[in-house]
RNA sequence: CGGGAUGUAGGAAAGUUGGUAAUCCGCCUGUCCUGGGAACAGGAGAUCGCCGGUUCGAACCCGGCCGUCCCGA
Repeated sequence: CGGGAUGUAGGAAAGUUGGUAAUCCGCCUGUCCUGGGAACAGGAGAUCGCCGGUUCGAACCCGGCCGUCCCGA
């Protein structure tokens, strides 16, 4: 320098023929419990790497940039 993959709650990780973003761990509250913890019930938390574009509508399509990984030179 060229090509490819990837970026989604604190951590992990689904969702891509465009239409209200799951799930697990963790966290909070209550019950139970001698208690740490466990169990059960309930709850909060991500405008999807950033900026623009297309569209009635974008995590998803298009362009640019940034981070990480792989391949080639």
A computed fold for a 73-nucleotide RNA from Paludisphaera borealis, annotated as transfer RNA. The organism belongs to Paludisphaera, within Bacteria. The prediction has a mean pLDDT of 81. Its Rfam family is "tRNA". The family's RNA type in Rfam is transfer RNA. RNAcentral holds the sequence, with entries from Rfam.